[in-house]
Context: one part of a larger RNA
C1' cells in the first nucleotide's frame, strides 16, 4: 500500500447521484402514547422510569397436599372448604461494592410528508423484486350436457365422476363515491323483402365430324348443302351462405372540435354568430410515474432549494373497468423534511491480523 476489524479530539451529513456504510436503538417490569382510521388498528407508536448483592417482611401471600369435613350423587364418582408435609414469590424496608448492574453473549433508530400497488403472496436458477405478475372483488360474454372449450388425422381422453351458485374465455383488481357522451368506421348479435352470387339443374341456339345428295372436272378429285348419331360451345329460367341491405350493440375494438364577436376602467367571456362531425371530453384529477416551452407562477419549507409539499389551469400531449378519483393497514418499493447518531467528510492519526514488497 491492499484488505478485515478495532479506537478517536472538536464538528456532526459539511461527504455523495442517496447517510452508501458505519455509527445509535435493542431485554423485562412499570408510566404513557399523537393525527388518522375500514373502530380492527395506528402502537413496541413518540417519550420516560427502574433493574446487581446481603437481610429483614417471610416456617408470608400463594400453590400441592396421602387424607379429614360438608353437598351432591349412592355403582364409579364430583364439587367446596381445610389441618399435616412439600414448594414457594413479588411489592416494599434497611444495608452493601464497583467506572460500569438487560455489566458478556444476544438483542427494533424513531418521527413527518408525497407518489404507486389495497393487502400476505409470486417473478427475470447465475446483473432487475419493482410501480411488473397474481389477488379476494367486479363485468361483458359463450355453454342446456353426448355443453362450451382444449389435446388428438382418429378411436378417446380433460372440462366433470361437475350440470347455469356450473364450466370456458376477455378486461378490470380490495374497500368508499362513482363510472357521461358517441352505433358514422372496424368487430360481434339479429333480419330477411330486394340487388349481386359459387355449384348444380335448365336447355332457346350455334359449331365440328359425317351416310348421302347436288353441280363441276383434266375423271385424279375440287366445291356447296347436309339426316341419324357422337362431340363441343351455351342464353332464358331455378338455385346456398356470404356480401349490399335493416336494426341494435361501447365494463366490444375505438371515438369524444375549429373560428369570430361580445359587459359602464382594463381584463376576462356567463352570451351570440358561423363551419364541421357519429358525437364534440361530463364528474373527478391536474406543471402530474403524463408539462415540450420550464428551474411555469405563488406560497411552503433552507443563509441560500433544477428535487420536495401545498395551489394556479395557458392539460404542446389526464380522464372516468386500455377504469376516474379517494383511501385505514401493509411495502428488503420511491421522493423529500426532521431528531437521534456517528470518521461518510473538515482530514486524518492510531493499534490488531492477513497480504503486497525486501532478505534469508
Nucleotide at each position: 500500500c491492499u484488505c478485515u476489524g478495532c479506537u478517536u479530539a472538536a464538528g456532526g451529513a459539511a461527504c455523495u447521484c442517496u447517510g452508501c456504510a458505519a455509527a445509535u436503538u435493542a431485554c423485562u417490569a412499570c408510566u404513557g402514547u399523537a393525527a388518522c382510521u375500514u373502530c380492527g388498528g395506528g402502537a413496541u407508536a413518540a417519550a420516560g422510569u427502574a433493574g446487581c448483592c446481603c437481610g429483614g417482611c417471610a416456617u408470608u401471600a400463594g400453590g400441592u397436599g396421602c387424607c379429614a369435613u360438608g353437598u351432591c350423587a349412592c355403582a364409579c364418582g364430583a364439587c367446596a372448604u381445610g389441618a399435616a408435609g412439600c414448594c414457594a414469590a413479588a411489592a416494599c424496608c434497611g444495608g452493601g461494592a464497583g467506572c460500569a448492574u438487560a455489566a458478556a453473549c444476544u438483542a427494533g433508530g424513531g418521527g413527518g410528508u408525497a407518489u404507486c400497488g389495497a393487502c400476505u403472496g409470486u417473478u427475470u436458477a447465475a446483473c432487475a423484486a419493482a410501480a411488473a405478475c397474481a389477488c379476494a372483488g367486479g363485468a361483458c360474454u359463450c355453454u342446456g350436457c353426448a355443453a362450451c372449450c382444449u389435446c388428438g388425422a382418429a378411436a378417446g381422453a380433460g372440462u366433470a365422476u361437475g350440470u347455469a351458485u356450473a364450466g370456458g374465455g376477455u378486461c378490470u383488481g380490495a374497500c368508499g363515491c362513482c363510472u357521461g357522451c358517441c352505433c358514422g368506421g372496424u368487430g360481434c348479435c339479429g333480419g330477411a323483402a330486394g340487388g349481386u352470387c359459387a355449384u348444380g339443374g335448365g336447355g332457346a341456339g350455334g359449331g365440328g365430324u359425317c351416310a348421302u345428295a347436288g353441280a363441276c372436272u383434266u375423271c385424279g378429285g375440287u366445291c356447296u348443302a347436309g339426316a341419324a348419331g357422337c362431340u363441343c360451345c351455351a342464353a332464358a329460367c331455378c338455385u346456398a351462405a356470404g356480401c349490399c341491405c335493416c336494426g341494435g350493440u361501447a365494463a366490444a375494438c375505438g371515438g369524444c372540435g375549429g373560428c369570430c364577436g361580445u359587459a359602464a376602467c382594463u381584463a376576462u367571456a356567463a352570451c351570440g354568430g358561423u363551419c364541421c362531425u357519429a358525437a364534440g371530453g361530463u364528474a373527478g384529477c391536474g406543471a402530474a410515474a403524463u408539462u415540450c416551452c420550464u428551474u411555469g407562477u405563488c406560497g411552503g419549507g433552507u443563509a441560500a432549494g433544477u428535487u420536495c409539499c401545498g395551489a394556479c389551469c395557458u392539460g404542446c400531449a389526464c380522464g372516468a373497468a386500455u377504469g376516474g378519483c379517494g383511501u385505514a393497514a401493509c411495502g428488503a418499493a420511491u421522493u423529500c423534511c426532521c431528531c437521534a447518531c456517528u470518521g461518510u467528510c473538515u482530514c486524518a492519526a492510531g493499534c490488531a491480523g492477513a497480504g503486497a514488497c525486501u532478505c534469508a
Large-subunit ribosomal RNA, domain IV from a Bdellovibrionia bacterium, 360 nucleotides, folded computationally. Taxonomically the source falls in Bdellovibrionia (Bacteria, Pseudomonadati, Bdellovibrionota). The prediction has a mean pLDDT of 86. RNAcentral holds the full RNA, with entries from ENA. Its Rfam family is "Bacterial large subunit ribosomal RNA". Its family is annotated with ribosome and structural constituent of ribosome in the Gene Ontology.